[in-house]
RNA sequence: AAACUUGUAGCUCAAUGGUAGAGCAUGCGCUUGAUAAGCGCAAGGUUGGUAGUUCAAAUCUACCCAAGUUUA
Numbered sequence: 001a002a003a004c005u006u007g008u009a010g011c012u013c014a015a016u017g018g019u020a021g022a023g024c025a026u027g028c029g030c031u032u033g034a035u036a037a038g039c040g041c042a043a044g045g046u047u048g049g050u051a052g053u054u055c056a057a058a059u060c061u062a063c064c065c066a067a068g069u070u071u072a
Base pairs, nucleotide, nucleotide: 001071002070003069004068005067006066007065010024011023012022013021018055026042027041028040029039030038048064049063050062051061052060
């Protein structure tokens, strides 16, 4: 210098252009003589950022940012 990959909840990860979810963790409750385990409920998201395309974008396009890989 160039190319490619990744970026989504506190963590690990899903999601054919059409309601953003799961597990773990957290809080509350049930259960127990009391814990652990188990069960239920709840909270938690500007989908890295800014624009564009579209009736509709986490998803497609461009640029930027961050991390990583490869080549020279």
Transfer RNA from an uncultured Flavobacteriaceae bacterium, 72 nucleotides, folded computationally.
The sequence was found in a public genome assembly.
Its Rfam family is "tRNA". The family's RNA type in Rfam is transfer RNA. Gene Ontology term of the family: triplet codon-amino acid adaptor activity.